[in-house]
Model confidence (mean pLDDT): 80 of 100. The RNA shown here (transfer RNA) has 75 nucleotides and comes from a Clostridiales bacterium. The RNAcentral record of the sequence draws on ENA. It matches the Rfam family "tRNA". Rfam classes the family as a transfer RNA.
RNA sequence: GCGAAAGUGGCCUAAUGGUAUGGCACAAGCUUCCCAAGCUUGCGGUUGCGGGUUCGAGCCCCGUCUUUCGCUCCA
Numbered sequence: 001g002c003g004a005a006a007g008u009g010g011c012c013u014a015a016u017g018g019u020a021u022g023g024c025a026c027a028a029g030c031u032u033c034c035c036a037a038g039c040u041u042g043c044g045g046u047u048g049c050g051g052g053u054u055c056g057a058g059c060c061c062c063g064u065c066u067u068u069c070g071c072u073c074c075a
Stems, first nucleotide, its partner, number of pairs: 001071007010024003018055001026042005048064005
């Protein structure tokens, strides 16, 4: 330099173009003499960033950033 894949709450993860799911963690409550486990509720997302298409984009298109893998050239 070329190509491919990935990026979604604190972490992991789901999602035919139809308005983001679940788990862990965290907080509160129930239970217990206490802890753990269990149960209930709550909190937490501008879907890496910037544009475009569309009535509507996590998803499609363009650019860009980061990470990983492969290939090539030079030394």